[in-house]
RNA sequence: GAUAGAGGCGCGUUUAGCCAUCAGUACCCGCAGCCAAUGCCUUGCAGGGCAGGCACGGAGAAAGGGGCGGACGCCGAAGGCAGUCCCCGCUGCAGAGAGGGCUGUACUGGGCGGACAUACUAAGAGGUGUCCGACUGUCGCGGCUGGGAACAGUUUGCGGAGAGCUAUC
Numbered sequence: 001g002a003u004a005g006a007g008g009c010g011c012g013u014u015u016a017g018c019c020a021u022c023a024g025u026a027c028c029c030g031c032a033g034c035c036a037a038u039g040c041c042u043u044g045c046a047g048g049g050c051a052g053g054c055a056c057g058g059a060g061a062a063a064g065g066g067g068c069g070g071a072c073g074c075c076g077a078a079g080g081c082a083g084u085c086c087c088c089g090c091u092g093c094a095g096a097g098a099g100g101g102c103u104g105u106a107c108u109g110g111g112c113g114g115a116c117a118u119a120c121u122a123a124g125a126g127g128u129g130u131c132c133g134a135c136u137g138u139c140g141c142g143g144c145u146g147g148g149a150a151c152a153g154u155u156u157g158c159g160g161a162g163a164g165c166u167a168u169c
Base pairs, nucleotide, nucleotide: 001169002168003167004166005165008075010074011073012072013071014070015069017068018067019066028058029057030056033054034053035052038051039050040049041048043094044093045092046091047090078108079107080105081104082103083102084101085100086099088097109136110135112133113132114131115130116129117128118127138160139159140158141157142156143154144153145152146151
């Protein structure tokens, strides 16, 4: 350097399945009570549009986001960060955000739990990041056990990082 391979609550994509959430919300219907300029159209400003609003009673969703399961592809899997382009909301300006493509990057071994942070998430449910903790695979240096040794084993201590580790060439 090439090829193959291993971590395990492993990773990503996807979904005519199941589940909760969204939500007793929106919409709709009723109405004998209350109120009088506000509410809605993603955030701010401007414009434009729509509607009376609330309570009470009845009926009562869905999309988006997520978990499980399945399928597919995988083991820098992938994620983060930076740059750039596309795209979305009634219009304009400004910013932010969601989704997607490409490029760069030695930032991250892996999942789990906790704390904190983070966005126009319905909701910190979930996601992402940092720190802490134990765990786990791997390698190194020791300990211990076996062995003459090579070396092997180890629920043992410390340390390292995927630029790694193992096998073959």

The RNA shown here (Lysine riboswitch aptamer) has 169 nucleotides and comes from a bovine gut metagenome. Rfam family: Lysine riboswitch aptamer. Gene Ontology term of the family: lysine biosynthetic process. From the family's description: Riboswitches are metabolite binding domains within certain messenger RNAs that serve as precision sensors for their corresponding targets. Allosteric rearrangement of mRNA structure is mediated by ligand binding, and this results in modulation of gene expression. This family includes riboswitches that sense lysine in a number of genes involved in lysine metabolism, including lysC. The RNAcentral record of the sequence draws on MGnify.